[in-house]
Context: one part of a larger RNA
């Protein structure tokens, strides 16, 4: 000086408390532990390890096992000899395949008429390569965590023998060391804010591929209406500049000031307008030597290199996260409405045909505001079920079938049919959340042949309840003993 107290004191936060919805009870999906196991590769373990590294494990990926090979090596660079008209490679042979053998033909650049020579490139050797082999407690980086929490320092003065203090404490005020005021301190720095992006409103320009409220003109129609063009750009969109919100302005209250409470005016927007982005000294020897880099240790016919099959998918059980439900605020069948936002060339794929479908034949238009992916779906309407393990609920399983891929046995994914398991709201316990937010409904997208996407990122669409309060639990900040 700090850290700890089941010591005060004041304070903050989905911390409690008020609500709303879940998890824990079942199936499944996915990670993990433990078990197996030839091998079930490694690594991450309280919050801050367990839909985590993985934004894609049939082969590859893959590091693991087993079996077959290779040894200057699948790569780099250097050196020494040899060949450089000789090797490889193409064909045969053997092999699961790598690999092993054999071999007709006969390649490049340069100097030079040529002869030749050099050099690539091959061959033996030698340095060396080469390790996802150890150590994150030998490191660099980069990352989580406390925490977007309001905090962490310096200079100089002063004050103490000195650690050290002061300032950064006091009285107030804030999201805030934010701001006033006092006051042996005066000032400054990283950190709060702001300045950045998205959103919300408006003005200017810019206008095709958008866009038809209004005008006008054409065509169809008995009419209602309906298609299609032009300008204007109204609405939408692209890009760019600007404007606008500061407690500015007004009452009331309180006040030294700062500020604050409560209304009100204008206003698209009101008190940091709503999200992001952006993480201070520093903590945890936090994580990572297997992203990459790297110090030291180890291996060198292997702990390195190829290869084929297997494996990471095993399965008495435990645990976490998810998804689907148990049902009538439902399901089930017809009909009909209204999105943003992405993505497209070995890509999206339209109409049409063919199939109950999955999906196929085919190939129009699109490098895209133009053309596809795409009809969003709850919602709304009418009609069925009639409270049952059911017209819930879809796991399991048998059997046809379709697509990707060299290959769906181990191990894809999706479709018909048929088959119907457990489930009737879950115990102790435990979890998110304070507004376009939880809750619920779709739709897109990276990664990618395909896929175990129910995961992650992300977009709209419908859209609550409550918050008396801070006594307690849990994390935290400032002052004190």
């Nucleotide at each position: 000086u700090g850290a700890c107290g089941g010591g005060g004191g004041c304070c903050u936060g989905c911390a409690c408390a008020a609500g709303c919805g879940g998890u824990g009870g079942a199936g499944u999906a996915u990670g993990u532990g433990g078990c197996u196991u030839a091998a079930u590769u490694c690594g991450a373990u309280c919050c801050a390890a367990c839909g985590c590294g993985a934004a894609g494990a049939a082969c590859c990926u893959u590091a693991c096992c087993u079996g077959g090979c290779c040894u200057u090596g699948a790569c780099a660079u250097g050196u020494a000899a040899g060949u450089g008209g000789u090797a490889a490679a193409a064909g045969c042979c053997u092999g699961a395949a790598a690999g092993g053998g054999u071999a007709a033909u006969g390649a490049c650049c340069c100097c030079g008429c040529a002869a030749g020579g050099g050099g690539a490139g091959c061959u033996u050797g030698c340095a060396c390569a080469g390790g996802u082999g150890c150590u994150g407690c030998a490191u660099g980086g980069c990352u989580g965590u406390c925490g977007u929490c309001a905090g962490c320092u310096c200079g100089u003065g002063u004050c103490g023998u000195g650690a050290g203090a002061u300032g950064u404490u006091g009285g107030g005020u804030u999201a805030a060391g934010u701001c006033c005021c006092g006051c042996a301190a005066c000032g400054a720095g990283c950190g709060c804010a702001a300045c950045c992006c998205c959103u919300a409103u408006g003005u200017c320009c810019u206008g095709u591929u958008g866009c038809c409220a209004c005008u006008u003109c054409c065509g169809c129609u008995a009419g209602c209406g309906c298609g299609g063009g032009a300008a204007g750009c109204a609405c939408u969109c692209u890009g760019g500049a600007c404007g606008g919100a500061c407690u500015g302005c007004c009452u009331c209250g309180c006040u030294u000031g700062a500020a604050c409470g409560a209304g009100g005016a204008g206003g698209a927007a009101g008190g940091u307008g709503g999200g992001g982005a952006u993480g201070a000294c520093g903590u945890c020897a936090a994580g990572u030597c297997a992203g990459u880099a790297u110090g030291g240790c180890c291996c060198u016919u292997a702990c390195g290199g190829c290869c084929a099959g297997g494996g990471c998918u095993g399965c008495a059980c435990a645990c976490g996260u998810a998804c689907u439900a148990c049902a009538a605020u439902g399901c089930c069948u017809g009909g009909c409405a209204c999105a943003g936002a992405g993505g497209g060339c070995a890509g999206c794929g339209a109409g049409a045909c063919c199939g109950c479908a999955a999906g196929g034949u085919g190939g129009a238009g699109c490098a895209a505001a133009u053309c596809c992916c795409u009809u969003a779906a709850a919602a709304c309407c009418a009609g069925g079920c009639c409270c049952a393990g059911u017209u819930c609920g879809g796991a399991u399983u048998g059997u046809c079938g379709u697509c990707u891929g060299c290959a769906a046995u181990u191990c894809g994914a999706c479709g018909g049919c048929a088959u119907g398991a457990a489930g009737c709201c879950g115990g102790a316990a435990u979890c998110g959340c304070u507004a376009g937010u939880a809750a619920u409904g779709g739709c897109g997208u990276a990664u990618c042949a395909g896929c175990u996407a129910c995961g992650g990122c992300g977009c709209c669409g419908u859209g609550a309840a409550u918050a008396c309060g801070u006594u307690c639990c849990c994390a935290g900040g400032c002052c004190u003993c």

Small-subunit ribosomal RNA, 3' major domain from a metagenome, 481 nucleotides, folded computationally. The RNAcentral record of the full RNA draws on SILVA. The coordinates come from a structure-prediction model, not an experiment, and the mean pLDDT is 81.